[in-house]
Context: one part of a larger RNA
Molecule: large-subunit ribosomal RNA, domain I
Organism: uncultured Thermoguttaceae bacterium
């Protein structure tokens, strides 16, 4: 010394746990906000410090409900001072209060109306003043406006990542889209939305990488409606001898097998249908709660039984969880039933309620959305890269017809077929989840699961945009070691006492590395 064993030390792995996390259902909710939000700031208790809560009425104030024996929120004990069967604390409804900043306001902007009122007569510009409205916050989810590079094509330019990512604008609980100038093929179908299929199909495409429909068919859900315009009435205004132009308001009128106005015939004729607005009732739900079955026993182990024997019951309850180890009957609850003075929903039933609702037959050619529809040329968008390239949008120049019309069926023309553009507004069925409930998981289990189970967007780092941890477990119960001994009067140890304990607060378990100390063997 080196190897082995044993004991310790030292360290936080590993077990087991779990208050936080993920994710999924299904329901509600889908906003706030100048009555001042979202987020702070400071302040508030008998108490210093932080967390919560609240607001100079400051861990609260009044009131209605509900509730029962206690209470004065936690971290975190104790005191002090109180309150409570005259029902406090607690839980829910509804009201008061609610400093300061912060859209932050004596504001901005738009409209509208009224005072005033320049250069410059009238007039306008401008000012002022009132009223209505808007401004900010919000996770996604939706329309719009602008819009990329890495990537990929094994390189890279068209192309692709992609109309994505990041910006902007607006709006809604859904949004957008929507009652055919549509699909389609010679049969037909009948607003639009979503899925399944069709289909990686037809197609596009340095025909490369890749990019990629649609009808049809089967489901969800299902709702169809209003203007303008001809016409007729009243009203204002210009020009004007007559007339005409403009505009405003009410009827009337809304369509593609064309409909409508107008003239003429003819039938009908309110009693009846009828909301997608909105008010009322009934009925249901949200916001507290009630209520709620059924076991004992052991001189078995244990520190303790809910475990072992043993012998019973309940069950529309044997889901959970908790209790000193595993409890249907010990507590919470769980099945089943029950419950609201006030607030608030409901797309459910029924009630009143407004707009609306004839019809045929002849004529007549009045009206049926114009700087549109197409066209040239630039683009964009359609799966579709200029293509033979249609639809459809833009910009630029152009420029039609008017129902014997007009637009589409994928270049064009024709024939045939199917629509009716240049105005508008519509429930559900579809997308999402900052948020509340509840229910689950062959999801995590403290280097996992959120970054964050613990006072985490926090200690810390950056000028700053911004970045960004680590940290859980004593026991059943603090019973958290009186008291006595070493000691430097600290550390830290020995007793003692509790305790099931070698669990002692650096605390359940307590692996390795590492070190020590004691031993046997070699050397």
């Nucleotide at each position: 010394g080196g190897c082995g064993c044993a004991u310790g030390g030292g360290g936080g792995a590993u077990g087991u746990c779990u208050u936080g996390g993920c994710g999924u259902c299904a329901g509600g909710a889908g906003g706030c906000u100048u009555c001042g939000a979202a987020g702070g700031g400071c302040g508030u208790g008998g108490a210093a410090g932080a967390c919560u809560g609240c607001g100079a009425u400051a861990a609260g104030c009044c009131u209605g409900g509900g509730g029962u024996a206690g209470c004065u929120g936690u971290c975190a004990a104790a005191c002090g001072a109180g309150c409570u069967u005259u029902g406090a604390u607690c839980c829910c409804g509804g009201g008061a209060u609610u400093c300061c900043c912060g859209a932050a306001c004596u504001g901005u902007c738009a409209c509208a109306c009224g005072c005033u009122g320049a250069a410059u007569c009238c007039a306008u510009a401008g000012g002022c003043g009132u009223g209505u409205g808007u401004c900010g916050c919000g996770a996604a989810c939706g329309c719009g406006g602008a819009g990329a590079a890495c990537u990929g094509a094994a390189a890279c330019a068209u192309c692709u990542c992609a109309g994505u990512a990041c910006c902007c604008g607006c709006a809604g609980g859904a949004a957008a889209a929507g009652a055919a100038a549509g699909a389609a093929a010679c049969c037909u179908c009948g607003a639009u939305u979503u899925c399944c299929c069709g289909a990686g199909u037809a197609g596009c495409g340095g025909c490369g990488a890749g990019c990629g429909a649609a009808a049809c068919g089967g489901a969800a859900a299902c709702a169809g409606c209003c203007c303008a315009a001809a016409c007729c009435g009243c009203g204002g205004g210009g020009a004007u001898u007559u007339u005409c132009c403009c505009u405003g308001c009410g009827g009337g009128g809304u369509u593609g097998u064309a409909g409508g106005g107008c003239c003429u015939u003819c039938c009908a004729c309110a009693u009846g249908g009828g909301a997608a607005a909105g008010c009322c009732a009934u009925c249901u739900g949200c916001u507290a709660g009630c209520a709620g079955a059924a076991c004992c026993g052991u001189a078995c182990u244990g520190g303790a039984a809910a475990g072992g024997c043993g012998g019973a019951c309940c069950a529309c309850a044997g889901a959970g969880g908790g209790u000193g180890a595993c409890a249907g009957u010990c507590c919470c609850g769980u099945a089943c039933g029950c419950g609201a003075a006030a607030g608030c929903g409901g797309c459910a039933u029924g009630g009143c309620c407004a707009a609306c609702c004839g019809g045929a037959a002849g004529g007549u050619a009045c009206c049926u959305g114009a700087g549109u529809a197409g066209g040239u040329c630039g683009g964009g968008c359609c799966a579709c890269g200029u293509g033979g390239a249609a639809u459809c949008c833009c910009g630029a120049c152009u420029g039609a017809a008017u129902c014997c019309a007009c637009g589409g069926g994928g270049a064009c023309c024709a024939u045939c077929c199917c629509g009716u553009a240049a105005g508008g507004c519509u429930a559900a069925a579809u997308a999402c989840u900052c948020c509340c409930u509840g229910a689950c998981g062959a999801c995590c289990g403290a280097u996992a699961g959120u970054g964050a189970a613990c006072c985490a967007g926090u200690a810390g780092g950056g000028c700053g945009a911004c970045u960004g941890a680590a940290a859980g477990a004593u026991g059943a119960a603090a019973a958290g070691a009186a008291c006595c001994c070493c000691u430097g009067c600290u550390a830290g140890g020995g007793g003692a006492g509790g305790g099931a304990a070698c669990a002692g607060a650096a605390c359940c378990u307590g692996a390795a590395a590492c070190c020590a100390u004691g031993u046997g063997c070699c050397u």